[in-house]
Context: one part of a larger RNA
RNA sequence: ACCUCGUUAAGGAACUCGGCAAAUUAGCCCCGUAACUUCGGAAGAAGGGGUCCUUUCCAGUGUAAUCGCAAGAAAGCAUAGGGAAGGCGCAGUGAAAUGGCCCAGGCGACUGUUUAACAAAAACACAGCACUCUGCGAACUCGUAAGAGGAUGUAUAGGGUGUGACACGUGACCAAUGCCGAAAGGUUAAGGCAAGGGGUUAGCCGCAAGGCAAAGCUCUGAACUGAAGCCCCGGUGAAUGUCGGCCGUAACUAUAACGGUCCUAAGGUAGCGAAAUUCCUUGGCGGGUAAGUUCCGUCCUGCACGAAUCGUGUAACGAUCUGGGCACUGUCUCAACGAGGAUCUCG
Numbered sequence: 001a002c003c004u005c006g007u008u009a010a011g012g013a014a015c016u017c018g019g020c021a022a023a024u025u026a027g028c029c030c031c032g033u034a035a036c037u038u039c040g041g042a043a044g045a046a047g048g049g050g051u052c053c054u055u056u057c058c059a060g061u062g063u064a065a066u067c068g069c070a071a072g073a074a075a076g077c078a079u080a081g082g083g084a085a086g087g088c089g090c091a092g093u094g095a096a097a098u099g100g101c102c103c104a105g106g107c108g109a110c111u112g113u114u115u116a117a118c119a120a121a122a123a124c125a126c127a128g129c130a131c132u133c134u135g136c137g138a139a140c141u142c143g144u145a146a147g148a149g150g151a152u153g154u155a156u157a158g159g160g161u162g163u164g165a166c167a168c169g170u171g172a173c174c175a176a177u178g179c180c181g182a183a184a185g186g187u188u189a190a191g192g193c194a195a196g197g198g199g200u201u202a203g204c205c206g207c208a209a210g211g212c213a214a215a216g217c218u219c220u221g222a223a224c225u226g227a228a229g230c231c232c233c234g235g236u237g238a239a240u241g242u243c244g245g246c247c248g249u250a251a252c253u254a255u256a257a258c259g260g261u262c263c264u265a266a267g268g269u270a271g272c273g274a275a276a277u278u279c280c281u282u283g284g285c286g287g288g289u290a291a292g293u294u295c296c297g298u299c300c301u302g303c304a305c306g307a308a309u310c311g312u313g314u315a316a317c318g319a320u321c322u323g324g325g326c327a328c329u330g331u332c333u334c335a336a337c338g339a340g341g342a343u344c345u346c347g
Stems, first nucleotide, its partner, number of pairs: 002341007010333002014331001019328001027051005036041001038165001052087007060079004066073002088092001100326007107318002112124002128163007140149003166313004171243003176240002178236004185231003191225002196220005203212003244262005271305001272302001283299005
């Protein structure tokens, strides 16, 4: 020097990515307790006081000697409580077990679940909400099937999908894709029916070469007929999704309520906004600090928010994340000493 502990002058986060680690706090009784709130909470909020021993007093509870005719009174014992006086120590929950607290914000409502062995979270789940399928031999799932689950259930039931308590809301577009519906038209397979054609050759014609050619067998085969689907038509967004550009204009300037024009299926509504989303960017202004790329409030010029891949809020909750403060401390200024262990040398 290392590991695990203990103590430390003065200061008290100056350490550091960050108070990481450590320290502070701590039990019980009494007083007291804010914003906010879904009126339940928040809350052990915060912040104070007490706590040991001896003696004594007070009223009580249980039991009860004894007294009393009875009603009742009541020593003693046990027990919990309140007051006073005194005592000792630095210190009385004297050891041990045993909350640090507050303010503001993001995310997720909450309890819960998860990457056994680098991630516990803002991820998953959740109650609630919505859409959709399913009439029972249900839909759906497993199985070739029989069969089984669903369910010894029956639409207040069961399956699937999305969202995710609660409050207020959830805008426009059906052109594309999907789904649903309708059946008029177009297209459309195998198959059916089968005109026709080819091959073969009994036969016929021919002097011959050759030609014609029935039946059968065989190779083909037009037209006609022929379902769903697709095209076509309509509907549908808590279906997959999508939600513009340019130019001009007000009596300072600036800006544009207003107008013009092009395109589109329709051009982003409410709300929110430099955000877990903002590139430029450490945006501008304000707050907090002596000093603040983080943080909080506000603005809106939203590179590239936005409404159940939900929008905006929200009490409570969180080994969550971010910023600030009080208390506290060896985190640090800056290190020192001690205890145990491990290691090394000599023996």